[in-house]
RNA sequence: GGGUGAUUAGCUCAGUUGGUAGAGCAGCUGACUCUUAAUCAGUUGGUCCGGGGUUCGACUCCCCGAUCACCCA
Numbered sequence: 001g002g003g004u005g006a007u008u009a010g011c012u013c014a015g016u017u018g019g020u021a022g023a024g025c026a027g028c029u030g031a032c033u034c035u036u037a038a039u040c041a042g043u044u045g046g047u048c049c050g051g052g053g054u055u056c057g058a059c060u061c062c063c064c065g066a067u068c069a070c071c072c073a
Base pairs, nucleotide, nucleotide: 001072002071003070004069005068006067007066010025011024012023013022019056027043028042029041030040031039049065050064051063052062053061
């Protein structure tokens, strides 16, 4: 220098043809009893990496940029 992949909740990750963003863990509240804790129930939490474009409508498609990983030179 070139190419590929990734970026979504505090963490790890899903997200189907473009049509109201989800799970587990963690946190919070309650119940329970086996009490540094476990179990059960409920619940909070999001500029979907940034900017622009297309579209009635974008996490999803296109362009530019950022960061990380890998491959080639």

Predicted 3D model of a 73-nucleotide RNA (transfer RNA) from a bacterium.
It matches the Rfam family "tRNA". It is annotated as a transfer RNA.